Predicted 3D model of a 423-nucleotide RNA (Bacterial RNase P class A) from a Caulobacteraceae bacterium. Its Rfam family is "Bacterial RNase P class A". By type it is a ribozyme. Lineage of the source: Bacteria > Pseudomonadati > Pseudomonadota > Caulobacterales > Caulobacteraceae.

C1' cells in the first nucleotide's frame, strides 16, 4: 500500500440579530373574587434568569412497571407463543459464552437447533421406479439357434426370440434402500474383509449440550413438522381516551316548605279519617268568530329552598427514574457492585426555529505546477487555488422503561484477516 472481518463512537462547530415552549422571580396598570383594609389570590402585559428531541424520538413487534376490571384452591381442555447446552436480567421472543451443523483460503458470517419406529399427510416436473420397493439402457447365464465362415453327413459363429439371474455402469431427479477400495462371482449383490459414515451398548472427561475411545451389529429407520400432530415450558383481560379529584348552564331525580287539587264509580291499604291507582265526567284549551253539533288534547299541578348523580370544562396521573457521568472491584463476556458526582424537555393536535458572517463538509465549473502518453499539437491522471449552490443524511418526544426491526449524507477511533513489496 491494496482488499476485506469485527466492535465503539460522533450526526456539522462557533458567534450576532430576532422568534417559540415550560419553570422560577422582579414589574405595571386593568377588571373580577376574598379580606383584619396592611394586603393576598389568579387572568393578561413588560423584563431578567435556567432549561428545551433522537440514535433511532419511527414500526407499534416483543417483555415489563403504572392504572382500572376479574378471580378461593388444584388440576384438565382450548387458543396462542417459544424449543441445542450454560450464564445474565424486573422480564422477555433479548443479549453473553458455549455446542452441533453449513459457508468463507482466513479474520469470521449464517442456523424456526425438541420428535421422523405414536400416528395421519405430502414428495412437483423429469424419469422404468419416490416409500413400496423398481428394473428404460445395460451386465450375465440357459434354450433356440439367423447372417457369415471353414478342412463341409460335421465344426466355428453367435444376430433376434424365449425363460431366467442381477443393480456393477449409463441415464433421470433436490432426494434412487450406505460410501471408497479389495476378494468374490457365470454377472452381482455387505456376499465375505478393511477404513470411513450409521446404530446399540459401556468407558473417559465435561455442570450441560457434548466430544473421544473400545466392543458389538452386515446396514435396518429416506426427506419433509415455518403440513397436521406429539413432548416439554410460558400466558387472566384491557389500556394514559388506564384511572383519581373538583365541578357550571340546561333537563332530568330525591327530599321539605308555600298555593292548589271540583263530582260519581272501582280496587288497594287502614279500626277509620286519610293516602295510592285506574275508568268516567263537570270544568278548561284547540279546529279564524258567535250559535249548536263533531274532532283532539288536557283534567293537576305551579312556586321556592337544599340534596345528590352526570355533561362541558379544570387538575391530577407527568417526569428522582430497573435514571445519566466518572473511577474502583468480581466476571472471557453479557452484567453485577462500591464510591463520588449531577437533575436534564413536557403537553394540549403539539414549542426546540429563521437569518447573518466565519470555518467544516459534499456536489458542480473552470484550473497554475507537476506526471504519463503521443500522429506534437492535444489527451489523461493528479491537484495548489477560484467561482457557483435557497446544498448539509434519517428523521420529530406525547404515560414511562428494557429489547428488536427498519431508515440514515458524510466522518472518527480500536482490534484482526488475506495478498503484495520493503528492511
Nucleotide at each position: 500500500u491494496c482488499a476485506g472481518a469485527c466492535g465503539g463512537c460522533c450526526g456539522g462547530g462557533c458567534g450576532g440579530u430576532c422568534g417559540c415552549g415550560u419553570c422560577u422571580c422582579u414589574u405595571g396598570g386593568a377588571g373580577a373574587g376574598c379580606u383584619c383594609a396592611g394586603g393576598c389570590u389568579g387572568u393578561c402585559g413588560g423584563g431578567a434568569g435556567a432549561c428545551g428531541a433522537g440514535g433511532a424520538a419511527a414500526g407499534u413487534c416483543c417483555g415489563g412497571g403504572c392504572u382500572c376490571c376479574a378471580c378461593g384452591g388444584c388440576g384438565a381442555c382450548a387458543a396462542g407463543g417459544c424449543g441445542g447446552c450454560g450464564g445474565g436480567u424486573a422480564a422477555c421472543g433479548c443479549c453473553c459464552g458455549c455446542c452441533g451443523g453449513g459457508c468463507g483460503c482466513g479474520a469470521g458470517c449464517c442456523c424456526a437447533g425438541g420428535g421422523a419406529u405414536a400416528g395421519c399427510g405430502c414428495c412437483a416436473c423429469a424419469g422404468a421406479a419416490a416409500g413400496c420397493a423398481a428394473a428404460c439402457c445395460g451386465c450375465c447365464c440357459u434354450g433356440c439357434g439367423a447372417a457369415g465362415c471353414c478342412u463341409c453327413u460335421g465344426g466355428c459363429g453367435g444376430a433376434a426370440c424365449a425363460g431366467g439371474g442381477c443393480a456393477a455402469g449409463g441415464g433421470u431427479g433436490a432426494a434412487a434402500g450406505g460410501g471408497u477400495g479389495c476378494g468374490g462371482u457365470a454377472a452381482g449383490a455387505g456376499c465375505g474383509c478393511a477404513c470411513c459414515g450409521c446404530g446399540u451398548u459401556c468407558c473417559u472427561g465435561g455442570u450441560g449440550a457434548c466430544a473421544g475411545g473400545g466392543a458389538c451389529g452386515g446396514c435396518a429407520u429416506g426427506g419433509c413438522a415455518a403440513g397436521c400432530c406429539c413432548c416439554g415450558c410460558c400466558u387472566g383481560g384491557a389500556g394514559c381516551a388506564a384511572g383519581a379529584c373538583c365541578a357550571a348552564a340546561u333537563a332530568g331525580g330525591g327530599a321539605c316548605g308555600g298555593c292548589g287539587c271540583g263530582c260519581c264509580u272501582u280496587g288497594g291499604u287502614u279500626c277509620g279519617c286519610g293516602c295510592c291507582a285506574g275508568g268516567g265526567u263537570a270544568g278548561g284549551g284547540c279546529c279564524g268568530u258567535c250559535g249548536c253539533c263533531g274532532g283532539c288534547c288536557u283534567g293537576a299541578g305551579c312556586c321556592g329552598u337544599c340534596c345528590g348523580g352526570g355533561u362541558a370544562g379544570g387538575u391530577c396521573g407527568c417526569g428522582c427514574g430497573a435514571g445519566c457521568c466518572g473511577c474502583g472491584c468480581a466476571g472471557c463476556a453479557a452484567u453485577g457492585u462500591g464510591c463520588g458526582g449531577c437533575c436534564u424537555a413536557g403537553a394540549g393536535g403539539a414549542a426546540u426555529g429563521a437569518u447573518c458572517g466565519c470555518c467544516g463538509c459534499c456536489c458542480g465549473c473552470c484550473g497554475a505546477a507537476g506526471c504519463u502518453c503521443c500522429u506534437c499539437g492535444g489527451a489523461g491522471c493528479c491537484c495548489a487555488g477560484g467561482c457557483g449552490g435557497c446544498g448539509c443524511a434519517c428523521a420529530g418526544a406525547a404515560c414511562c422503561c428494557g429489547g428488536c426491526u427498519u431508515a440514515c449524507a458524510g466522518g472518527c477511533c480500536g482490534u484482526c484477516u488475506g495478498a503484495u513489496c520493503c528492511g